This is a predicted structure of a 71-nucleotide RNA (transfer RNA) from a Nitriliruptorales bacterium. Rfam family: tRNA. About the family: Transfer RNA (tRNA) molecules are approximately 80 nucleotides in length. NCBI's taxonomy places the organism under Bacteria, Bacillati, Actinomycetota, Nitriliruptoria, Nitriliruptorales. Its mean pLDDT, the model's own confidence on a scale to 100, is 83. The sequence was found in a public genome assembly.

RNA sequence: GGCGGGGUGGCCAAGUGGUAAGGCAGGGGACUGCAAAUCCCCGAUCACGGGUUCGAUUCCCGUCCCCGCCU
Numbered sequence: 001g002g003c004g005g006g007g008u009g010g011c012c013a014a015g016u017g018g019u020a021a022g023g024c025a026g027g028g029g030a031c032u033g034c035a036a037a038u039c040c041c042c043g044a045u046c047a048c049g050g051g052u053u054c055g056a057u058u059c060c061c062g063u064c065c066c067c068g069c070c071u
Stems, first nucleotide, its partner, number of pairs: 001070007010024003018054001026042005047063005
C1' cells in the first nucleotide's frame, strides 16, 4: 500500500430505514429487626464529518482507531 471484519451506556452484547433488546456493574425504592437474596424503577446525540431520504444506528462517501489476510 491492497482486501476483509469490527467501533452501540462503565463493561459484554443484539438490532441493520420508522427515535436501541438483554446481561453484569452502578444509583434510587420496596421487602427485612439489620443485612443478604428477591422484586420494581433510572441511564445511550449508536467512533467522527458530510451525503441520500419525509425519516439514518441501519444505505453511500471520506477520516480516525482496533483485529486478520496479501505484498